[in-house]
């Protein structure tokens, strides 16, 4: 330099073009003498960055960034 992959909630993944899901964690509440387990119920993501196509884009295309793998 060249070539492939990843980027999504506080963490770890899911979604083959149609209002973003699951598990931990987190907050209440309930159960206990408390705790923890368990159950129920919420919050929480301008999707890496700017552009493009499309009625519609996490999705498809293109620049960019940053991590990783292969090659020279």
């Nucleotide at each position: 330099c060249g070539g492939g992959g990843a980027u999504u909630a506080g963490u770890g993944u899911a979604g083959c073009g149609g209002c973003a899901a699951c598990a931990c964690g987190c907050a209440u509440g309930g159960u206990u003498c408390g705790g923890g387990u368990c159950c129920a119920u919420g919050a929480g993501a301008u999707g890496g960055u700017g552009g493009g196509u499309c009625c519609a884009a996490c999705u498809c295309c293109c620049a960019c960034a940053u991590c990783c793998c292969c090659g020279a």
A computed fold for a 72-nucleotide RNA from Candidatus Wildermuthbacteria bacterium RIFCSPHIGHO2_01_FULL_48_27b, annotated as transfer RNA. RNAcentral holds the sequence, with entries from ENA. Its Rfam family is "tRNA". By type it is a transfer RNA. Lineage of the source: Bacteria > Bacteria candidate phyla > Candidatus Wildermuthiibacteriota. RNAcentral records the identical sequence in 2 taxa.